[in-house]
RNA sequence: UAUGUCAACGCCAAACCUGUCGUGAGGCAGGGACGGAAAGCCACGGGUUUCUAUGGAAACAGCCGGGUUGCCUGAG
Numbered sequence: 001u002a003u004g005u006c007a008a009c010g011c012c013a014a015a016c017c018u019g020u021c022g023u024g025a026g027g028c029a030g031g032g033a034c035g036g037a038a039a040g041c042c043a044c045g046g047g048u049u050u051c052u053a054u055g056g057a058a059a060c061a062g063c064c065g066g067g068u069u070g071c072c073u074g075a076g
Base pairs, nucleotide, nucleotide: 004072011036012035016031017030018029019028020027021026034062040068041067042066044065045064046063047060048059049058050057051056
């Protein structure tokens, strides 16, 4: 360092429900676990979605790619 987690300590948390913010997609908090080996972070490229409808603005990192950081294992 690749790889892997069928080892260990653990971590995150879908749908749904409640509250709250937002025109909205959706975000945040609590509950909850479908799943995840980066389901940590970044909107850089693609994609999907929302608002406006002239231009444009916004959302999704658990859609794909890419960048970057990290626990354990660790061939070469």
Notes: This is a predicted structure of a 76-nucleotide RNA (c-di-GMP-I-GGC riboswitch aptamer) from a Desulfobacteraceae bacterium. Of the family's consensus pairs, 90% are formed in the model.